[in-house]
RNA sequence: AAGGCAAAUCGGCUUAUCGCUGCCCGUCGUUUGGCGGGGGGAGGAAAGUCCGGGCAGCACAGAGUACCGUACUUCCUAACGGGAAGGGUUGGUCGAAAGACUGAUACAGCAAGUGCCACAGAAAGGUAAACUACCCAGAGAAGCUUGCUUCGUCAGGGAAAAGGUGAAAAGGUGAGGUAAGAGCUCACCGGGCUGUUGGUGACAAGAGUCGCAUGGUAAACCUUACGGGCUGAAAGACCAAAUAAACCCAAGCACAUCAAGCGUAAGUUUGAUGUUAAGAGCUACUCGCUCGAAUUGGGAGGGUAGGUCGUUCGAUCCUAAGCGCGAGUUUAGGGCUAGAUAAAUGAUAGGCGUCGCGCAAGCGAUAACAGAACCCGGCUUAUGAUUUGCCUUUUAU
RNA sequence: UGUCCCAUGGUGUAACUGGCAACACGUCUGUUUUUGGUACAGAAGAGUCUAGGUUCGAGCCCUAGUGGGACAA
Numbered sequence: 001a002a003g004g005c006a007a008a009u010c011g012g013c014u015u016a017u018c019g020c021u022g023c024c025c026g027u028c029g030u031u032u033g034g035c036g037g038g039g040g041g042a043g044g045a046a047a048g049u050c051c052g053g054g055c056a057g058c059a060c061a062g063a064g065u066a067c068c069g070u071a072c073u074u075c076c077u078a079a080c081g082g083g084a085a086g087g088g089u090u091g092g093u094c095g096a097a098a099g100a101c102u103g104a105u106a107c108a109g110c111a112a113g114u115g116c117c118a119c120a121g122a123a124a125g126g127u128a129a130a131c132u133a134c135c136c137a138g139a140g141a142a143g144c145u146u147g148c149u150u151c152g153u154c155a156g157g158g159a160a161a162a163g164g165u166g167a168a169a170a171g172g173u174g175a176g177g178u179a180a181g182a183g184c185u186c187a188c189c190g191g192g193c194u195g196u197u198g199g200u201g202a203c204a205a206g207a208g209u210c211g212c213a214u215g216g217u218a219a220a221c222c223u224u225a226c227g228g229g230c231u232g233a234a235a236g237a238c239c240a241a242a243u244a245a246a247c248c249c250a251a252g253c254a255c256a257u258c259a260a261g262c263g264u265a266a267g268u269u270u271g272a273u274g275u276u277a278a279g280a281g282c283u284a285c286u287c288g289c290u291c292g293a294a295u296u297g298g299g300a301g302g303g304u305a306g307g308u309c310g311u312u313c314g315a316u317c318c319u320a321a322g323c324g325c326g327a328g329u330u331u332a333g334g335g336c337u338a339g340a341u342a343a344a345u346g347a348u349a350g351g352c353g354u355c356g357c358g359c360a361a362g363c364g365a366u367a368a369c370a371g372a373a374c375c376c377g378g379c380u381u382a383u384g385a386u387u388u389g390c391c392u393u394u395u396a397u
Numbered sequence: 398u399g400u401c402c403c404a405u406g407g408u409g410u411a412a413c414u415g416g417c418a419a420c421a422c423g424u425c426u427g428u429u430u431u432u433g434g435u436a437c438a439g440a441a442g443a444g445u446c447u448a449g450g451u452u453c454g455a456g457c458c459c460u461a462g463u464g465g466g467a468c469a470a
Base pairs, nucleotide, nucleotide: 001393002392003391004390005389006388007387008386009385010384012352013351014350015349016348017347018346020041021040023038024037025036026035027034028033043369047380048379050378051377052376053375054374055232056231057230058229062287063286064285065284067228068227069226070225071224072086073085074084075083076082087107088105089104090103091102092101093100094099108223109222113221114220115217116216117215131163132162134158135157136156138154139153140151141150142149143148144147171189172188173187174186175185176184190212191210192209193208194207196205197204198203236309237308238307239306247299248298249297250296251295254275255274256273257272258271259270260269261268262267279291280290281289316335317334318333319332320331321330322329323328353366354365355364356363357362398469399468400467401466402465403464404463407422408421409420410419416453424440425439426438427437428436446462447461448460449459450458
């Protein structure tokens, strides 16, 4: 000097002129609108739509199963898969060690069940498995020292210590022990289980006990715990306009009570109320709930397709103080900060501020990524400048 | 505005339950032919859109991004 990673801050303010787009006022005009004046007009990510919430409708939202999601602990929060603090595991640097600094972490359970572990290898999960090599005793053969030794032999047994295969071979090291071996026994380390102590907890420390049975994989099915109803501003409310309660198909058109009319009565007509039928209403199934007698569902078709609200004052922003290690939270004071609808927010010139270089005068830069569409909290991604820390490469001394 | 799906040689597609990335057409070389085509024989050509992770092992599983496509009154 260049590059990378991590963290932090900023990613401007203002004047004039000319434009663009809403709002308000005045004026002209029958209206659309014209003119004049005033005032407002993108971001840290407005992006991706990856999470969560508000809000709205569907039953002011129900139960179970299925389905989906999350997964160390405690806390923050409206909520979260976000954040803070901590624990465990693990990497790097320094150090003799103890330890220090710094980074990563999708980190429940394989000791519940099932599945998978290619090739290689004797054996890949079964009280596992014997290829080479090792050991034992037997047969056979050979040798001679004649009761011993040896073996390109045979069949039997022991043994997971050595070799070899593999990503992984059934705790590791050492000693004893043995025919050879083996947690077979012992010491240390590791591991399981049970108490104790500390901590809110994850967990840690230490004690006793068990020779150690149960390898990996859940970003494999799955189990456990917790959470999630569905649909999203094309939600939804209102006004205006328009219209076909018609057409076709399917199902239903029932029962009870009361009142009134008619009737000698049986009964019948109308009205009200209630229960239900076909069916409908909240993804799937079961239940439950509600609606439902100018009924309900489907089909094809016709009409309208303009406006207002929702819609920007909100888990809001700034400052100070208190509490908290922190994320945050409480109190007080102050501020109002785009609301467009196919979509405006731009250009030029100057000044200030900031940053860099320079002793100074001064000079240079103000870039990049990118453009709101109901709102908000996060995450992720893109990107310019500066500072700090660490790492890599190159050059010079 | 929202929802869903896809990406593998030059092109179109395979790859089962994670275990040597395959096929067809095309390209190239050679033979046959007077030459071209056809036919026959052979060869090259991608490490699976990018980055990271899980795993002994990833085209396949997970996360983030890039590009493309489809749908919704």
Two RNAs folded together computationally: RNase P RNA and transfer RNA, 470 nucleotides in total.
The prediction has a mean pLDDT of 76.
It holds a member of the Rfam family "Bacterial RNase P class A". By type it is a ribozyme. Gene Ontology terms of the family: dimeric ribonuclease P complex, tRNA processing and ribonuclease P activity. From the family's description: Ribonuclease P (RNase P) is a ubiquitous endoribonuclease, found in archaea, bacteria and eukarya as well as chloroplasts and mitochondria.